Small-subunit ribosomal RNA from an uncultured bacterium, 1558 nucleotides, folded computationally. Rfam family: Bacterial small subunit ribosomal RNA. Its family is annotated with ribosome and structural constituent of ribosome in the Gene Ontology.
[in-house]
RNA sequence: AGAGUUUGAUCAUGGCUCAGAACGAACGCUGGCGGCACGCCUAACACAUGCAAGUCGAACGGGGUAUAUGGCUUUGGUUAUAUACUUAGUGGCGGACGGGUGAGUAACGCGUGGGAACCUGCCCUAUAGUGUGGGAUAACUGUGGGAAACUACAGCUAAUACCGCAUACGCUCCGUUUCAGUUGGUAGAUAGAGGAGGGAUGAAGGAUUGGGAUAGCAUUUUGCUUUUUCUGGUUUUUGUCAUCUGUAUUUUGUUAUCUGGCAACUGAAGCGGAGGAAAGAUUUAUCGCUAUAGGAUGGGCCCGCGUCAGAUUAGGUAGUUGGUAGGGUAAUGGCCUACCAAGCCGAUGAUCUGUAACUGGUUUGAGAGGAUGACCAGUCACACUGGGACUGAGACACGGCCCAGACUCCUACGGGAGGCAGCAGUGGGGAAUAUUGGACAAUGGGGGCAACCCUGAUCCAGCGAUGCCGCGUGAGUGAAGAAGGCCUUCGGGUUGUAAAACUCUUUCACCUGUGAAGAUAAUGACGGUAGCAGGAGAAGAAGCACCGGCAAACUCUGUGCCAGCAGCCGCGGUAAGACAGAGGGUGCUAGCGUUGUUCGGAAUGACUGGGCGUAAAGGGCGCGUAGGCGGUUUUUCAAGUCAGAUGUGAAAGCCCCGGGCUUAACCUGGGAACUGCAUUUGAUACUGUGAGACUGGAGUACGAGAGAGGAAAGCGGAAUUCCUAGUGUAGAGGUGAAAUUCGUAGAUAUUAGGAGGAACACCAGAGGCGAAGGCGGCUUUCUGGCUCGUAACUGACGCUGAGGCGCGAAAGCGUGGGGAGCAAACAGGAUUAGAUACCCUGGUAGUCCACGCCGUAAACGAUGAGUGCUAGACGUCGGGCGUUUAACGUUCGGUGUCGCAGCUAACGCAUUAAGCACUCCGCCUGGGGAGUACGGUCGCAAGAUUAAAACUCAAAGGAAUUGACGGGGGCCCGCACAAGCGGUGGAGCAUGUGGUUUAAUUCGAAGCAACGCGCAGAACCUUACCAACCCUUGACAUGGGAAUUGUGGGGACGAGAGAUUGUUUCCUUCAGUUCGGCUGGGUUCCACACAGGUGCUGCAUGGCUGUCGUCAGCUCGUGUCGUGAGAUGUUGGGUUAAGUCCCGCAACGAGCGCAACCCUCGUCCUUAGUUGCCAUCAGGUUAAGCUGGGCACUUUAAGGAUACUGCCGGUGACAAGCCGGAGGAAGGUGGGGAUGACGUCAAGUCCUCAUGGCCCUUAUGGGUUGGGCUACACACGUGCUACAAUGGUGGUGACAGAGAGCUGCUAAGGGGUGACCUGGAGCUAAUCUCUAAAAGCCAUCUCAGUUCGGAUUGCACUCUGCAACUCGAGUGCAUGAAGUUGGAAUCGCUAGUAAUCGCAGAUCAGCAUGCUGCGGUGAAUACGUUCACGGGCCUUGUACACACCGCCCGUCACACCAUGGGAGUUGAUUUCACCCGAAGCCGGUGAGCUAACCGAAAGGAGGCAGCCGUCCACGGUGGGAUUAGCGACUGGGGUGAAGUCGUAACAAGGUAGCCGUA
Repeated sequence: AGAGUUUGAUCAUGGCUCAGAACGAACGCUGGCGGCACGCCUAACACAUGCAAGUCGAACGGGGUAUAUGGCUUUGGUUAUAUACUUAGUGGCGGACGGGUGAGUAACGCGUGGGAACCUGCCCUAUAGUGUGGGAUAACUGUGGGAAACUACAGCUAAUACCGCAUACGCUCCGUUUCAGUUGGUAGAUAGAGGAGGGAUGAAGGAUUGGGAUAGCAUUUUGCUUUUUCUGGUUUUUGUCAUCUGUAUUUUGUUAUCUGGCAACUGAAGCGGAGGAAAGAUUUAUCGCUAUAGGAUGGGCCCGCGUCAGAUUAGGUAGUUGGUAGGGUAAUGGCCUACCAAGCCGAUGAUCUGUAACUGGUUUGAGAGGAUGACCAGUCACACUGGGACUGAGACACGGCCCAGACUCCUACGGGAGGCAGCAGUGGGGAAUAUUGGACAAUGGGGGCAACCCUGAUCCAGCGAUGCCGCGUGAGUGAAGAAGGCCUUCGGGUUGUAAAACUCUUUCACCUGUGAAGAUAAUGACGGUAGCAGGAGAAGAAGCACCGGCAAACUCUGUGCCAGCAGCCGCGGUAAGACAGAGGGUGCUAGCGUUGUUCGGAAUGACUGGGCGUAAAGGGCGCGUAGGCGGUUUUUCAAGUCAGAUGUGAAAGCCCCGGGCUUAACCUGGGAACUGCAUUUGAUACUGUGAGACUGGAGUACGAGAGAGGAAAGCGGAAUUCCUAGUGUAGAGGUGAAAUUCGUAGAUAUUAGGAGGAACACCAGAGGCGAAGGCGGCUUUCUGGCUCGUAACUGACGCUGAGGCGCGAAAGCGUGGGGAGCAAACAGGAUUAGAUACCCUGGUAGUCCACGCCGUAAACGAUGAGUGCUAGACGUCGGGCGUUUAACGUUCGGUGUCGCAGCUAACGCAUUAAGCACUCCGCCUGGGGAGUACGGUCGCAAGAUUAAAACUCAAAGGAAUUGACGGGGGCCCGCACAAGCGGUGGAGCAUGUGGUUUAAUUCGAAGCAACGCGCAGAACCUUACCAACCCUUGACAUGGGAAUUGUGGGGACGAGAGAUUGUUUCCUUCAGUUCGGCUGGGUUCCACACAGGUGCUGCAUGGCUGUCGUCAGCUCGUGUCGUGAGAUGUUGGGUUAAGUCCCGCAACGAGCGCAACCCUCGUCCUUAGUUGCCAUCAGGUUAAGCUGGGCACUUUAAGGAUACUGCCGGUGACAAGCCGGAGGAAGGUGGGGAUGACGUCAAGUCCUCAUGGCCCUUAUGGGUUGGGCUACACACGUGCUACAAUGGUGGUGACAGAGAGCUGCUAAGGGGUGACCUGGAGCUAAUCUCUAAAAGCCAUCUCAGUUCGGAUUGCACUCUGCAACUCGAGUGCAUGAAGUUGGAAUCGCUAGUAAUCGCAGAUCAGCAUGCUGCGGUGAAUACGUUCACGGGCCUUGUACACACCGCCCGUCACACCAUGGGAGUUGAUUUCACCCGAAGCCGGUGAGCUAACCGAAAGGAGGCAGCCGUCCACGGUGGGAUUAGCGACUGGGGUGAAGUCGUAACAAGGUAGCCGUA
């Protein structure tokens, strides 16, 4: 510090997710030791048992025990005294501390800083005192009640218990005197506007210095001197002067000082009066007691500031706010009461609701912040729930009391007892949190004079890897790189110096011994602990997670969208580095992972530190309140601000420097810090306050100007429609085409007149006006705003603007009018699969007017308002000024286009900013759910406004890029269309395919680019299929062992369907040789490795091939542009068959393609001349190059030549090129072929071959016979033959080319009607053979199902072959089907082409209508590119990128999920009214009772019970508010591989889309 994830890729926006740290944690696997910490976060749920607060005999009386002594004695004892110990009760102090918990509390509760009207036991200091009396009462005794708890009556008794009296400087209260202070008003005196004190500026004077003038002297210029004068600079001083400012604003006396007396208040001192204390104990020195004053400590109260969320909580409050008087309290105070007033709080958020103890701190973070408040420390609150007081210095009291309630327990049913949120512990809840331990040794606390007692505070131990820290599980050497495991390309690699082995060590743990500090005299739970010493032995001690990317770490096997994984992206559908196992590796380590939570990363709520044209986001527009912000200058104050000082900011913690435990964690000393608050002193630049001045902002005035600005009234013409009349006749209207509709009752058309409503052509413009919505004929009236000029006036009067108020298109609503045209709804006609639409004919609300609502729009510049600054250019509107009067210059205000800097993700914006800054307002924070629900407000309604959550997804969205696509555009090409010729589709047959059938009909190929395709040829074979029967190291290859060997062939016989097998016979006797069974080889048997597979996967592959397409394209290097994907080049203007060439150009070059180079045909030349040829010469025949001879020609086959827009003219841009012409065998690529760029289609092929993986192995291998691939209702493709006269039949007989041939072609001759047979010459081929070409020509037939056509069938044959039944081809005779030119549709072809005619070859024993070649005859047409198809280039739109065979919307149906409404129902909280009224304080009463005091007595004072009253907890009744759960039914929403219906959107998406409304 970042990373992954939206896309084909890119940039930016934006969410989601990860890496880090932390934890009072939990869970899973694992677990050696020690130290230091920590340990119910949930049920403030309920609690058995034990302990947690007692102590004092030196306050008191009594009891008990023991001892001693004495008395009595029935020797059993009993009694008295003394001593020691003990203790139930009275009394004192402490139980208000310590310990626990966090329910309540949004509060002066807490934090921080202040304050005044208070109290404070024990403690400290000081002063003074402690005298004298009295009456009771518990214990105890007796008698009772009760189950118990406990309790009644009577009697006895003590005190440091209780009460009276005395004394009291001081204390409290009252009165009085003196003094002091403060305040108020008052009288007098002095000073004072002759300007105090202060500040600023200037002048004058002095000193010093420069310049000029004047005068004098000397002098040629000029110099010197001093006087006078003018002027400038510097410096200094002043009890000098002037001016300005200014507190106060006065002569009816201000201000300052002083003095006198008066009033009020406060304080001090003195005097007088009244009131009020005490307690003793033990001892010989202490502890107590009382009063007062002070201190310390602790506490009570008040105030400023700070302290969570919600406005879908906006008004709250009656003791409420204040006053007066009183009460009450330790003390202030509505704290309480009476009376008076009507206040008080609130948008700076009152009230209400929800949540929560607060803080030091903790955690995270760079910080600012965020989250949090365990342990430790401070404060608060609580103690089963609610209420209450008592006692006391202190409580409204955790282990006290009373009452009410719930619960639990005991009970003899009458009544009682209890409160673990103390320490342990139990149940329960929960994912989850410990021992019913030891000790008061230490530190503290209570009591006591003390000894001492108590102390679950505390110190320790136990349990728990809960956390932090430390240590160990060994160290060295050790390569045969052992074995084993795993992988393997089989060579090896890895585990791995790891192990073994050898040599060492002993930390920790273990055993033995010794043994602390903690204690300053004694006292040690911890603890025989820590430590130390000795001993034995590598011995007792390693796991967990991960290994696709993020993110370190890789292979094999299994599985096969299954099982599973997953934090996000995503893995898994037969070769998974992602699942599971294993080997290996990586990380951490006594732990490691997972889950949860917090912060971080997240600048993703942005103070530091974000945004709003299009990504989410500017309010529809204005006016304006509060608020925020605010021009120049002078001055005042010092609130903000800045600086210093002081106080405080507890300790601990964090940080720094040290110290102590072996180290660390931990502990500890000091420092710093605690960013804060308060007080005080100072400063005054800025902001602010008060005062004064100014004119630039703003406004006013005056003079001009433009305008669809607004409102009202009136007027006008054109057009549509309707009505009336005329002319006129059959149609009109409407559409893509029609129909509905109108018209012979006279339409449409046309002429004239009239009615009525609405809108205002041209002018008209990127023009004007308005805040926006919006505004358009003309005239008048009323009226708002704006601009320019002048610079007279005011003097900051300004900007923005939460709430608020107003305006606000269209649609819509209400009432009343109006209604020509248009036109939702509706009707009809069309279209369509349907058409509730688009189109047409009609047509009502509405549109118009008046008044009133509504308040929304894609209300848009998708751009809030204001101010200042930052190049310009060109238009345009309204003014002004200037001149050289112009396409002029300049200035102010509008409105546009382009453009620099700058900005922006880019697009773009750019003085009319989206630039640079400031001020104020509004708004945003992933998509969906949803602008929805609920609640509120508004509205007549429609609805508007404000505005969520659950749930769900990992994206949604912006700009730009490259493609692809479009029922977008432009340009161009192609037998693409058109123009032609001939076909297919109809028939019969052939052939291939589908389907069906079958035991099998083997398999593959599937739009073009499968279908006469693989197959250049299935009777057996082929053959892969089926049935049956055989073989199992195999039909074939290599290797081992054993045996054997003499190789090949023929015949016969037997079994069998055959493969195979048995017997026998004949001929011959493998290769080499060193002559040796020596080396090879063969055969058989055995065992194992293996062979074999046309089995699967062409979606694991190689190779080969098809297709776009012989289309003209596809790329690269460098440079440049762009943040980038990318662009440029390759686009543009021409041209070409062509990215062919030329020109231009931020491109310059290059590569693969194009073209050319290659083959062939066409012309010529040269060379050569047999098997070819024969012109000339000769010979010769019945004929023939037959022969001699020749190589001229033809020809053959080698090598050359030729064609290049080279020449001429025109055109074009002086180009490339194009057009025409000449010459030429050939002319613009001369014809044809071969040649196929980058790539696309997961195209085809595992059945040509090769090959990974998988599968079979007495079978999915091998062999054989027979069958099948040839089936047949049917459908399709490709062909052949025809339908006839351009023909059939018969006759005639001329002219090719290219091929093939020895298991071959086969001649002549002969036979057969013929297929063919016979025959065998010649030929390994320019020699011989196939070989005869056929269309042609002549004759005939005469338009018929024919002398067309030949299918089908019968009979008889031929050939091939082991074999023609399934299932070959051919021949002859006979038979003579469909078919008379073929619907929709569709194919080929542009010249030696189509059409037509025959010939040959491959395969092949035989079998061609197929295929591949060859030649003969030999056309027609092309105006042209509008349209259909395919393609290329440019451009445009896009929501597509698997790329339109794309994407995608809504209803319905099904399943699941959360949610709204809902008759109601069940709770909770709160409020109002009323009722009830425990305990208790207080008040009243107190006829009952009553020790202390008074009194001689009677009686009184005082007190108590009782009773009454106010207040009040719980409870009750009724109403309201808020909130939670459930709820038949119901609404929409979301999600879900393959459902239904359509096709709304994205391209002009096929009716452009979208917004508001009905």